[in-house]
The part of an RNA shown here (large-subunit ribosomal RNA, domain IV) has 329 nucleotides and comes from candidate division WWE3 bacterium RIFCSPHIGHO2_01_FULL_42_13. Rfam family: Bacterial large subunit ribosomal RNA.
Context: one part of a larger RNA
RNA sequence: CCGUGGCCGAGGAACUAGGCAAACUACAUCCGUAACUUAGGAAAAAGGAUGCCCUACCGCAAGGUAGGGGGCACAGAAAUGGCUCUAGCGACUGUUUAUCAAAAACACAGGUCUCUGCUAAACCCGCAAGGGGAUGUAUAGGGGCCGACACGUGCCCAGUGCCCGUAAGUCAAGCCUGAAGGUGAGUCUUAGGACAAGCCUUUGGAGCAAGCUCGGGUGAACGGCAGCAGUAACUAUAACUGUUCUAUGGUAGCGUAAUCCCUUGUCGCAUAAUUAUCGACCCGCACGAAACGUGUAACGACUGGAGCACUCUCUUAGUCACGGACUCG
Numbered sequence: 001c002c003g004u005g006g007c008c009g010a011g012g013a014a015c016u017a018g019g020c021a022a023a024c025u026a027c028a029u030c031c032g033u034a035a036c037u038u039a040g041g042a043a044a045a046a047g048g049a050u051g052c053c054c055u056a057c058c059g060c061a062a063g064g065u066a067g068g069g070g071g072c073a074c075a076g077a078a079a080u081g082g083c084u085c086u087a088g089c090g091a092c093u094g095u096u097u098a099u100c101a102a103a104a105a106c107a108c109a110g111g112u113c114u115c116u117g118c119u120a121a122a123c124c125c126g127c128a129a130g131g132g133g134a135u136g137u138a139u140a141g142g143g144g145c146c147g148a149c150a151c152g153u154g155c156c157c158a159g160u161g162c163c164c165g166u167a168a169g170u171c172a173a174g175c176c177u178g179a180a181g182g183u184g185a186g187u188c189u190u191a192g193g194a195c196a197a198g199c200c201u202u203u204g205g206a207g208c209a210a211g212c213u214c215g216g217g218u219g220a221a222c223g224g225c226a227g228c229a230g231u232a233a234c235u236a237u238a239a240c241u242g243u244u245c246u247a248u249g250g251u252a253g254c255g256u257a258a259u260c261c262c263u264u265g266u267c268g269c270a271u272a273a274u275u276a277u278c279g280a281c282c283c284g285c286a287c288g289a290a291a292c293g294u295g296u297a298a299c300g301a302c303u304g305g306a307g308c309a310c311u312c313u314c315u316u317a318g319u320c321a322c323g324g325a326c327u328c329g
Stems, first nucleotide, its partner, number of pairs: 001324007009316003014313001019310001027051005036041001038148001052069007070074001082308007089300002094106002110146007123132003149295004154225003159222002161218005168213003174208002176205008186195003226244005253287001254284001265281004
């Protein structure tokens, strides 16, 4: 000097990204316990008292009451919650990156949309046979999104998707059929030839499906939810007005936010001092309503802020044990 463990005077987070680590707390009985709340909780909230031994009395006993006593120490060792306030996220218990991530991610009960009427459901696996779904039958099963609960979930169907419709337009192979060329079984023959089914190639034509065009619907389907001017008797602002474009122009609620570039926005609380935190404000660069909006008791090895207690985290001043390193042999 390093590692591990222990102690201490004064201070007590001044350490640090951050109280990381350590310390405090801890058991039992008795007393006592707030906001809030879904009335269950919160709660071991918080906070306090007692605990050893002897004697007397009471009691069947466990034990209780009173008096007294000893020790540095009485839950005499070990094991054995620190607590409170506040905000964000996720309701919760659960699950996860075996081996750097346990979370705000996944799941969840619950909500909603959609598909499915069963000899063979929809859907999935398989080339098929066959199997699952299910020895189930719409209070069932599959798929999507949201994610307890409370209050709510606005406007737009022009585009894309999906559903319904189908008069007209468009439209493939194939079927039917025409023409031209080639080939030509076969039949007739005066043996020269004539007729000729079929096939092949090229090229036309009428009619016939879904789809698309077209009409309608649909947002807890994919998605979207403007701009520029002017205006009130101080100023400022603009309830109001005009105008352009659009399918419609962001409603409620929330808002410098896990979202705000400018930004350490402005004001307030707290500190001697705070880019943090909380409460407000709102010109929201670029919140917003099931990629849900806003709240929310309980819960969390989650994340931020504050305090009490406590401490070798730190400041100053010291110390011990063990194992290394180091020196010598």